SAM riboswitch aptamer (S box leader) from Paranoxybacillus vitaminiphilus, 159 nucleotides, folded computationally.
The source organism's lineage runs through Bacteria, Bacillati, Bacillota, Anoxybacillaceae and Paranoxybacillus.
Model confidence (mean pLDDT): 78 of 100.
RNA sequence: CUCUUAUCAAGAGUUGGCUGAGGGAAUUGGCCCAAUGAAGCCCAGCAACCGGCCGUAAUACUAUCGUGAGAUAGGGCGCAUCAUUCGCGCCGGAAAAAAAUUCCGCAAGGUACGGUGCUAAGUCCAACAGAAAGAGAAACUCUUUCUGAAAGAUAAGAG
Numbered sequence: 001c002u003c004u005u006a007u008c009a010a011g012a013g014u015u016g017g018c019u020g021a022g023g024g025a026a027u028u029g030g031c032c033c034a035a036u037g038a039a040g041c042c043c044a045g046c047a048a049c050c051g052g053c054c055g056u057a058a059u060a061c062u063a064u065c066g067u068g069a070g071a072u073a074g075g076g077c078g079c080a081u082c083a084u085u086c087g088c089g090c091c092g093g094a095a096a097a098a099a100a101u102u103c104c105g106c107a108a109g110g111u112a113c114g115g116u117g118c119u120a121a122g123u124c125c126a127a128c129a130g131a132a133a134g135a136g137a138a139a140c141u142c143u144u145u146c147u148g149a150a151a152g153a154u155a156a157g158a159g
Stems, first nucleotide, its partner, number of pairs: 001159008013043001016042003022033003027127004044119003049115003052111003061074005075091005092104004123151001128148008
C1' cells in the first nucleotide's frame, strides 16, 4: 500500500502542564470550534478491538425426532442484578469394568495488566441511489424523515 471481516447515534479534561495558529479525512456546499488558546507533545481519563489474567461450573442426565452429526422439551450449572420472572451462555474431552473420583478444556461475563485507538457537535451535515410524508399549478422542484451504497476512521487477519 492492497484485500477480507467487524464496529462507528454511547463513553472520556468548560479551570491539568508545555507550546503558540490553526482545526473539524479528501473535493464541493454548508455549519461549527479556536488568544476565554487551535493542531502537536506530556499528564489524566474513556473504551473490552487484539493479547494476557480471572471465570472455568453442571446427573459423561431423562424423553421424543433423526441413519448420523444433531434438534426440541424437561432437569441442572454459570453470568448479569440489590434481587429475580425475563435476559445471556453452557451441561465438552480423557483416565476408571460400572461408579465414585481425578485431570484437561470451552462460554456468557469480568479485569485497563500489555498492544493500539479515542477524549465538541450522529463519521458535524449533505453530495450517489431508493422509499415515505408535506409544500407547490407543475417540474428531473423544495423541505423533513428513513434505508442502502460509495468514501472515511478504528481493530484483527492475509498478501